[in-house]
Context: one part of a larger RNA
RNA sequence: CCCUCGUUAAGGAACUCGGCAAAAUGACCCCGUAACUUCGGGAGAAGGGGUGCCCCGUUAGCGUGAAGCGAAUAACUUGCGGAGCGCGAGGGGGCCGCAGAGAAAAGGCCCAAGCGACUGUUUACCAAAAACACAGGUCCCUGCUAAAUCGCAAGAUGAAGUAUAGGGGCUGACGCCUGCCCGGUGCUGGAAGGUUAAGGGGAGAGGUUAGUUCGUAAGGACGAAGCUUUGAACCGAAGCCCCAGUAAACGGCGGCCGUAACUAUAACGGUCCUAAGGUAGCGAAAUUCCUUGUCGGGUAAGUUCCGACCCGCACGAAAGGCGUAACGAUUUGGGCGCUGUCUCAACGAGGGACUCG
Numbered sequence: 001c002c003c004u005c006g007u008u009a010a011g012g013a014a015c016u017c018g019g020c021a022a023a024a025u026g027a028c029c030c031c032g033u034a035a036c037u038u039c040g041g042g043a044g045a046a047g048g049g050g051u052g053c054c055c056c057g058u059u060a061g062c063g064u065g066a067a068g069c070g071a072a073u074a075a076c077u078u079g080c081g082g083a084g085c086g087c088g089a090g091g092g093g094g095c096c097g098c099a100g101a102g103a104a105a106a107g108g109c110c111c112a113a114g115c116g117a118c119u120g121u122u123u124a125c126c127a128a129a130a131a132c133a134c135a136g137g138u139c140c141c142u143g144c145u146a147a148a149u150c151g152c153a154a155g156a157u158g159a160a161g162u163a164u165a166g167g168g169g170c171u172g173a174c175g176c177c178u179g180c181c182c183g184g185u186g187c188u189g190g191a192a193g194g195u196u197a198a199g200g201g202g203a204g205a206g207g208u209u210a211g212u213u214c215g216u217a218a219g220g221a222c223g224a225a226g227c228u229u230u231g232a233a234c235c236g237a238a239g240c241c242c243c244a245g246u247a248a249a250c251g252g253c254g255g256c257c258g259u260a261a262c263u264a265u266a267a268c269g270g271u272c273c274u275a276a277g278g279u280a281g282c283g284a285a286a287u288u289c290c291u292u293g294u295c296g297g298g299u300a301a302g303u304u305c306c307g308a309c310c311c312g313c314a315c316g317a318a319a320g321g322c323g324u325a326a327c328g329a330u331u332u333g334g335g336c337g338c339u340g341u342c343u344c345a346a347c348g349a350g351g352g353a354c355u356c357g
Stems, first nucleotide, its partner, number of pairs: 001352008010343002014341001019338001027051005036041001038173001052095005061087004068080004096100001108336007115328002120132002136171007148157003174323004179253003184250002186246005193241003199235002204230005211222004254272005281315001282312001293309005
């Protein structure tokens, strides 16, 4: 010097990103217990008091219940009976110590806010959370050989179930609610018209040549049937175009100018654009760039925190909005208690380090 412990004057978070760590609290009995609340809770809220031993004492009382007696009597039945044993609050008196839950084991508490309702689940080995799940809500699909899923198939799951069932998506207890837009994309429905594949169809065209014809010949021209190559019109479904519906489907939810008898502001007016121009509620927020916004609170002093304001760069209603008791090894701010976290370090114990082996 390091590790693990113990103690510490005065102060008591001044430490630090942050009370991290440590200290403190701690059992049982009694008293007492706020806001808020879903009336269950909150609550062990908080905050107080008591606790040993001896005597009165066989305390009051409670539990158990033997012998014995009875039920015409037998019974592992029943009634009376109360011995013995066990437990034992409260009260009075006394005794000792610094200390009586005498050691060990055994909640620190309160206030405010965010998030998530809750108990649960998770990155086996750096993340336990505000993430996932969850009851509840809602939408879509599915009539049974169900939909969906696995498989080439047979087959299987779904389900030995049957729409109060099963599958999928989103949301996430509860309370109050969930506004406007169907133009785009998707889905559902529609079928008049347009477009449209294979296939059908076969007009027509090409190749080949028996033959005909021209030529003295070489060779040329035409060319039936068959075979073959190709092929127009026309008939062809869904789909797409088209017409509707649908947003707890994917999604979206404006700009400029003017105006009130101080000023400022604009209930009001004008205009352009849009499918429609963000409603309620909330708001410098887990969202606010400017920003340590401004005001108030708390502090001697507060970029954090709480309450407001609204100029929302860029909240907003089931990718839910706003509240919310209870809950949380959650996050943030404050306070009481407590302390070697610190001012500022000291001493002690054990184990290392060091020396020898």
Large-subunit ribosomal RNA, domain IV from Peptococcaceae bacterium BRH_c8a, 357 nucleotides, folded computationally. The sequence was found in a public genome assembly.